[in-house]
Context: one part of a larger RNA
RNA sequence: UGACGGGGGCCCGCACAAGCGGUGGAGCAUGUGGUUUAAUUCGAUGAUACGCGAGGAACCUUACCUGGGCUUAAAUGUAGAAUGGCGGAUUGGGAAACCAGUCUUUCUUCGGACGUUCUACAAGGUGCUGCAUGGCCGUCGUCAGCUCGUGCCGUGAGGUGUUGGGUUAAGUCCCGCAACGAGCGCAACCCUUAUCUUUAGUUGCCAGCGAGUAAUGUCGGGGACUCUAGAGAAACUGCCCGUGCAAACGGAGAGGAAGGUGAGGACGACGUCAGGUCAUCACGGCCCUUAUGUCCAGGGCUACACACGUGCUACAAUGGCGGAUACAAAGGGCAGCUACUUGGUGACAAGAUGCUAAUCUCGAAAGUCCGUCUUAGUUCGGAUCGAAGUCUGCAACUCGACUUCGUGAAGCUGGAAUCGCUAGUAAUCGUGAAUCAGCCAUGUCACGGUGAAUACGUUCCCGGGCCUUGUACA
Numbered sequence: 001u002g003a004c005g006g007g008g009g010c011c012c013g014c015a016c017a018a019g020c021g022g023u024g025g026a027g028c029a030u031g032u033g034g035u036u037u038a039a040u041u042c043g044a045u046g047a048u049a050c051g052c053g054a055g056g057a058a059c060c061u062u063a064c065c066u067g068g069g070c071u072u073a074a075a076u077g078u079a080g081a082a083u084g085g086c087g088g089a090u091u092g093g094g095a096a097a098c099c100a101g102u103c104u105u106u107c108u109u110c111g112g113a114c115g116u117u118c119u120a121c122a123a124g125g126u127g128c129u130g131c132a133u134g135g136c137c138g139u140c141g142u143c144a145g146c147u148c149g150u151g152c153c154g155u156g157a158g159g160u161g162u163u164g165g166g167u168u169a170a171g172u173c174c175c176g177c178a179a180c181g182a183g184c185g186c187a188a189c190c191c192u193u194a195u196c197u198u199u200a201g202u203u204g205c206c207a208g209c210g211a212g213u214a215a216u217g218u219c220g221g222g223g224a225c226u227c228u229a230g231a232g233a234a235a236c237u238g239c240c241c242g243u244g245c246a247a248a249c250g251g252a253g254a255g256g257a258a259g260g261u262g263a264g265g266a267c268g269a270c271g272u273c274a275g276g277u278c279a280u281c282a283c284g285g286c287c288c289u290u291a292u293g294u295c296c297a298g299g300g301c302u303a304c305a306c307a308c309g310u311g312c313u314a315c316a317a318u319g320g321c322g323g324a325u326a327c328a329a330a331g332g333g334c335a336g337c338u339a340c341u342u343g344g345u346g347a348c349a350a351g352a353u354g355c356u357a358a359u360c361u362c363g364a365a366a367g368u369c370c371g372u373c374u375u376a377g378u379u380c381g382g383a384u385c386g387a388a389g390u391c392u393g394c395a396a397c398u399c400g401a402c403u404u405c406g407u408g409a410a411g412c413u414g415g416a417a418u419c420g421c422u423a424g425u426a427a428u429c430g431u432g433a434a435u436c437a438g439c440c441a442u443g444u445c446a447c448g449g450u451g452a453a454u455a456c457g458u459u460c461c462c463g464g465g466c467c468u469u470g471u472a473c474a
Stems, first nucleotide, its partner, number of pairs: 001474002003471003007468007015458002019421005026313008034304002042053002064299007076122009087104007106113002124288002127286003133282002135277003138273001140271001145184006151160003164175003190265004195233007205222002209220003236259001239253001240251004315414001319373007331362003336355002340351004380411001385406007427450007
């Protein structure tokens, strides 16, 4: 100087408390461990691994296993040699890759061009080392810290500044001070959202005027309104009162759409964990080179006495079922989204129309109204299994999703323990997208609808910041 303390002081955080809803019990989905296996490819392992890499494992992917092939090789270049191949059609063997054949057969200015084959040199490796590395990322932590120049103090390590008194979300600001300044962080500048003004009205809108329809902004027209998307205004403790030297704090204050960082996002200091990644990529070293490279078929990554994590669905009446009916936002669409009609109980199929989209299209549910069920393992719950189908795709056996009929398991609110959340939040309800032929999506990332309770407080648990103290630790 740090680090540590079941030392002290001050302070903060969904850290506790106060509340609401979960997990832990059930079934299933998914990841992991373990076990099994020819293989169940590899990585990630307290917080900071475990719906993680993977934003799509039937083949492919694929790295694994079994078997069958190739050896300058899948690609590209140079040099040399040979050749008119190549491609197309086709025969045999084969699971395919591939092997063995048959037919057809370049251009030319004759220099060559275009290919193919062979030879040589450069390949290739998801093989090892993340403890050789770059880059990127997690974490402490959006915590308020981390440093420097000059000066001063100290023999020196170092200190001071950065401590102290206040204050703040903040090393934020003020006052004081052997310090005076400065940098990286904080804040602001950026984006979205909340209010208003203005500009512009198409594909959006329709108040007023007119036309038309069974009906609809459908048409003429209009820019008022909504909206769209550009520009601006607006919030600064600016004003008032109180406290205070000041900074600032308090006030159900005024005004205001919004008030004290308005709300949310992006943004992550010096560094820590030899944290993670050599399997995104790059790269040092080591290793393989008729194989640890590469092509193909089939299998595996989907196994299953078990254990754990994360979720979904429930156990019901604030509910289930049937009928009727209302209201979003944000997105996607041409090998696509599909109106509409017809067939089918249905998944869907057949026809057909519009749309490269503010134009066409994909489209809510909870809610509301009426009826029914009456506390039951039930008209709850839907696992499992049987049968028949639909769709995608060369192909659904291992191993797809969906539909219909039947079947109708566990489960009656969950031990010890444990998680999330402070407001348009939790809870709850649907919607969309990426990936994608299809889909094991209950995942992820977004979007809106309905919409709470509680916070006395900081004694305690956990984590963190500043000062101080002890130390046989560095």

Model confidence (mean pLDDT): 81 of 100. Small-subunit ribosomal RNA, 3' major domain from a Crocinitomicaceae bacterium, 474 nucleotides, folded computationally.